[in-house]
RNA sequence: GCCCUCGUGGUGAAACUGGCAGACACGCAGCGUUCAGAACGCUGUGGCCGCAAGGCCGUACAGGUUCAAAUCCUGUCGAGGGCA
Numbered sequence: 001g002c003c004c005u006c007g008u009g010g011u012g013a014a015a016c017u018g019g020c021a022g023a024c025a026c027g028c029a030g031c032g033u034u035c036a037g038a039a040c041g042c043u044g045u046g047g048c049c050g051c052a053a054g055g056c057c058g059u060a061c062a063g064g065u066u067c068a069a070a071u072c073c074u075g076u077c078g079a080g081g082g083c084a
Base pairs, nucleotide, nucleotide: 001083002082003081004080005079006078007077010026011025012024019067027045028044029043030042031041032040046057047056048055049054060076061075062074063073064072
């Protein structure tokens, strides 16, 4: 230098075909239980705005296509692998 694969919450990951982003698990928080704790159970858990209903934004970054993009296309950055 060329080619391939990958990048999604705090963590591991799912969404395989373009159609509710974050299922599920871990972690964390609150509550229950306990004399106290562990374990266990229940509830919650991306960000911002809002009293609420709800709204907007968010899949490495920047554009594009589309009614609709994590997904397709282009470029950039990063990680891993292959060729020379």